[in-house]
Molecule: Glycine riboswitch aptamer
Organism: Chitinibacter fontanus
RNA sequence: GCCCGUUAAGCAGGAGAGUGUAUUUGUCUAGUAACAAAUACCACCGAAGGCGCAAUGGCACCCGCGAAUCGCUCAGGUCAAAGGACUGCUUAAUCGAC
Numbered sequence: 001g002c003c004c005g006u007u008a009a010g011c012a013g014g015a016g017a018g019u020g021u022a023u024u025u026g027u028c029u030a031g032u033a034a035c036a037a038a039u040a041c042c043a044c045c046g047a048a049g050g051c052g053c054a055a056u057g058g059c060a061c062c063c064g065c066g067a068a069u070c071g072c073u074c075a076g077g078u079c080a081a082a083g084g085a086c087u088g089c090u091u092a093a094u095c096g097a098c
Stems, first nucleotide, its partner, number of pairs: 004096001005094009018042001020041008043078003049074001050072003057065001058063001
């Protein structure tokens, strides 16, 4: 110093599962219709977040560490919008490694 790594920002892509039932409130309204929100109940999804663990390795044992797009579903979500792990590109910072 370049590339890579890490972090941040911008742009783009980005799955899954009921537009469920009931009640209340609000909006519009001729309306017990439609839409939105809240609460309760049942069913379901997992790729914000959260929680859990094997092998390996330290090791005689105990003990502890121990990953995820794996599991759990607390949270979140199940028309659209929003969100969205992760991926690509660009820019900046850092100097971890070479």